[in-house]
Context: one part of a larger RNA
RNA sequence: GUCAGCGACUUAUAUUAUAUAGCAAGCUUAAGCAAACACGUGUAGGCGCAGCGAAAGCGAGUCUGAAUAGGGCGUUUAGUUAUAUGGUAUAGACCCGAAACUAGGUGAUCUAGCCAUGGGCAGGUUGAAGGUAAGGUAACACUUACUGGAGGACCGAACCCACGCAUGUUGAAAAAUGCGGGGAUGACCUGUGGCUCGGAGUGAAAGGCUAAUCAAACCUAGAGAUAGCUGGUUCUCCUCGAAAACUAUUUAGGUAGUGCCUCGUGUAUUACUUCCGGGGGUAGAGCACUGGAUGGGCUAGGGGGGCCUACAGCCCUACCAAACCUAACCAAACUCCGAAUACCGGAAAGUAUCAGCACGGGAGACAGACUUAGGGUGCUAAGGUCCUAGGUCGAAAGGGUAACAGCCCAGACCGCCAGCUAAGGUCCCCAAAUUUAUGCUAAGUGUGAAAUCAGGUGAAACUGCCCAGACAAUCAGGAGGUUGGCUUAGAAGCAGCCACCCUUUAAAGAAAGCGUAACAGCUCACUGAUCAAGCGGUUUUGCGGAGAAGAUGUAACGGGGCUAAAGCAUAAUACCGAAGCUGCGGACUUGAACUUUUGUUCAAGUGGUAGAGGAGCGUUCUGUAAGCCGAUGAAGGUGAACCGACGAGGUUUGCUGGAGGUAUCAGAAGUGAGAAUGCUGAC
Numbered sequence: 001g002u003c004a005g006c007g008a009c010u011u012a013u014a015u016u017a018u019a020u021a022g023c024a025a026g027c028u029u030a031a032g033c034a035a036a037c038a039c040g041u042g043u044a045g046g047c048g049c050a051g052c053g054a055a056a057g058c059g060a061g062u063c064u065g066a067a068u069a070g071g072g073c074g075u076u077u078a079g080u081u082a083u084a085u086g087g088u089a090u091a092g093a094c095c096c097g098a099a100a101c102u103a104g105g106u107g108a109u110c111u112a113g114c115c116a117u118g119g120g121c122a123g124g125u126u127g128a129a130g131g132u133a134a135g136g137u138a139a140c141a142c143u144u145a146c147u148g149g150a151g152g153a154c155c156g157a158a159c160c161c162a163c164g165c166a167u168g169u170u171g172a173a174a175a176a177u178g179c180g181g182g183g184a185u186g187a188c189c190u191g192u193g194g195c196u197c198g199g200a201g202u203g204a205a206a207g208g209c210u211a212a213u214c215a216a217a218c219c220u221a222g223a224g225a226u227a228g229c230u231g232g233u234u235c236u237c238c239u240c241g242a243a244a245a246c247u248a249u250u251u252a253g254g255u256a257g258u259g260c261c262u263c264g265u266g267u268a269u270u271a272c273u274u275c276c277g278g279g280g281g282u283a284g285a286g287c288a289c290u291g292g293a294u295g296g297g298c299u300a301g302g303g304g305g306g307c308c309u310a311c312a313g314c315c316c317u318a319c320c321a322a323a324c325c326u327a328a329c330c331a332a333a334c335u336c337c338g339a340a341u342a343c344c345g346g347a348a349a350g351u352a353u354c355a356g357c358a359c360g361g362g363a364g365a366c367a368g369a370c371u372u373a374g375g376g377u378g379c380u381a382a383g384g385u386c387c388u389a390g391g392u393c394g395a396a397a398g399g400g401u402a403a404c405a406g407c408c409c410a411g412a413c414c415g416c417c418a419g420c421u422a423a424g425g426u427c428c429c430c431a432a433a434u435u436u437a438u439g440c441u442a443a444g445u446g447u448g449a450a451a452u453c454a455g456g457u458g459a460a461a462c463u464g465c466c467c468a469g470a471c472a473a474u475c476a477g478g479a480g481g482u483u484g485g486c487u488u489a490g491a492a493g494c495a496g497c498c499a500c501c502c503u504u505u506a507a508a509g510a511a512a513g514c515g516u517a518a519c520a521g522c523u524c525a526c527u528g529a530u531c532a533a534g535c536g537g538u539u540u541u542g543c544g545g546a547g548a549a550g551a552u553g554u555a556a557c558g559g560g561g562c563u564a565a566a567g568c569a570u571a572a573u574a575c576c577g578a579a580g581c582u583g584c585g586g587a588c589u590u591g592a593a594c595u596u597u598u599g600u601u602c603a604a605g606u607g608g609u610a611g612a613g614g615a616g617c618g619u620u621c622u623g624u625a626a627g628c629c630g631a632u633g634a635a636g637g638u639g640a641a642c643c644g645a646c647g648a649g650g651u652u653u654g655c656u657g658g659a660g661g662u663a664u665c666a667g668a669a670g671u672g673a674g675a676a677u678g679c680u681g682a683c
Base pairs, nucleotide, nucleotide: 001683002682003681004680005679006678011091012090013089014088015087016086017085018084019083020082021081022080023079026047027046028045032041033040051058052057061073062072063071064070094232095231097229101222102221103220104219105218106217112196113195114194115193116192117191118190119189120188121186123155124154125153126151130147131146132145133144134143135142159183160182161181163180164179165178166177167176198214200210201209202208235616236615237614238613239612240611245258246257247256248255249254260364261362262361263360264359265358266357267356269355270352271351272350273349274347275346276345277344278343284337285335286334290331291330292329294327295326296325297324299321301320302319303317304316305315306314307313368393369392370391371390372389373388374387375386376385377384398409399408400407413586414585415584416583418582419581420580424576425575426574427560428559429558433573435572436571437570438569439568440567446562452546453545456543457542458541459540460539461538462537463536464535465534473530474529475528476527477526479503480502481501484498485497486496509524512523513522514521587606588605589604590603591602592601593600594599617672619669620668621667622666623665627662628661629660636656637655638654639653640652641651642650643649
């Protein structure tokens, strides 16, 4: 891992609701006794028939109260017993699961410390104190030699340890092996026996160790501890079908009341459309208030300056500036104004299987997600976060979007080798147009992006020049006063400052560039000629270009591929396309009308998680059953056909098997497995 078996809403008591049955203003027994395949007896007690008040108490009333007032609670009657089922409470209470807590015991054969008694330490080295002799001293001291053999001394085996690296890591080993390393006469190592233990021991102290277990050992018991947590919870079909919100919470992943779902009973409303009547202060707008804010004007006040010795006063001001005037603005906490919607009320008809409301039984849910619109917060960031309104998902399959819960279309009862459409598509992959008409794009734009940039190209408007010749090109001219004046070493059109005139002209600047040290030189403006028909500017707009760098491999059309498209824009027709709609056949549910006893017709409906309600299938046992089936073959096993025009399932039959099985209708449950890192067994 697979297979087989086992494996989870039970039981008791009480209570409440519903269903059924008995009796009914009543209903009913409990213990006990009797009986023992039987259901008798027992009337204590309980519930109901009257309530109100704290109570005394009064009573269809009563309490409050001074009250005969008012108000509160009552009074117009149905209950009760049993059974079944749904809930609730108490019990382990659907099942499995802690870490822990408490009590009583068992452990120091491991290990920590201690006690008693034993044992062990190759070999080599160093050479303390002390001593002796000699020298030396007044005597000591001192010196030298020899002797001596100290030490948590030195080197290094046994022994003890475990510092480094490697191997090992389903190991040879639940801590080792290999090569090195440390101690090795000591606070050394070690044998045997003994002592100390669970909030306790022991600890040269690491929360270490106390039998592979230690921030409180192990065993048993309390014990099915508790678990607002995780996981699991077993047959079928039918009807309806949520929520992820508010309020409260030692509350936030729990729970309760309400909202939302379902079932029952009752009542008679409800929603939408149209019209009418309402209140509002949002969007927008505005500046009349409150504030903000810009330019101009006017003018207090202030600053600065002048006159004045100073005070005072007068004057000026390219300074600041209230108020006022004017022009143009801004505001969630501004409003002289002010919608659309929404909301409230009323009326009539239509539509809707009355969809509304009330009471009662049962829930689930109270982590929501994205998208569109209006906002707050944030960076007008987020697949962010928090509200409001709608949608979808959640609990929704089908078609489209290459793929893709939340987007677009559309809501799957079942069957059909029938038809029509939606979104989206129609060259091939791939069903359907290589469709029609008019344009655009040259960038493979399409098939990713901004500010910004550009004689890309199409359309439109306005405007200037132009056969008295425009624009471009070519040829020619582009002069004189003059080197203008100043400045300067120089300044001659062209460093800089000032001025910017006049003349000859077809035209020619006291010069728009390059250039020189300064001149010179080359162009330009401007003019003529050649040529011959359009040329320039501004604005708006369509489609394109640049801007444009990423990591495995093209990889930013789904691919092939596409250019008067298979791209883009506008218009048109046809077709394809879904579980949508239609057609044909069938099933079921609800309602209505007929019938009249179970049907017929019509209408509407039948996606579904949590969940509510309804109807069934099957397993074991009991009665039915001293019945029925069975060796002419039971159960079980393994195939087949048929039925249930749905299912859980059922019937018949072949082979096997070899002795029991059991219809029907009832009853009772150890009653249905694929999941629980489920349990046991097999492989």
The part of an RNA shown here (large-subunit ribosomal RNA, domain II) has 683 nucleotides and comes from an Alphaproteobacteria bacterium. Rfam family: Bacterial large subunit ribosomal RNA. The RNAcentral record of the full RNA draws on ENA.